[in-house]
RNA sequence: GCGCCCGUAGCUCAGCCUGGAUUAGAGCGACUCCCUCCUAAGGCGUAGGUCGUAGGUUCAAAUCCUACCGGGCGCG
Numbered sequence: 001g002c003g004c005c006c007g008u009a010g011c012u013c014a015g016c017c018u019g020g021a022u023u024a025g026a027g028c029g030a031c032u033c034c035c036u037c038c039u040a041a042g043g044c045g046u047a048g049g050u051c052g053u054a055g056g057u058u059c060a061a062a063u064c065c066u067a068c069c070g071g072g073c074g075c076g
Stems, first nucleotide, its partner, number of pairs: 001075007010028004020059001030046002033043002052068005
């Protein structure tokens, strides 16, 4: 330099192929309350996301297109 894969909540990931409501989910973790003498376990609930960045297409983009950034693998 070229090719492929990955980037979504603090962490691990789903959703992307087949675009649809103004509202993006799960598990773990955090916090609150219940339970308990206290803790752990268990139960209810809450908060937390510019979907890597910037453009483009579209009535509408996490999802399609382009460039770039970061990580991984392969080739030279």
Predicted 3D model of a 76-nucleotide RNA (transfer RNA) from a Candidatus Nanoarchaeia archaeon.
It matches the Rfam family "tRNA". The family's RNA type in Rfam is transfer RNA. From the family's description: Transfer RNA (tRNA) molecules are approximately 80 nucleotides in length.
The source organism's lineage runs through Archaea, Nanobdellati, Nanobdellota and Candidatus Nanoarchaeia.
RNAcentral holds the sequence, with entries from ENA and MGnify.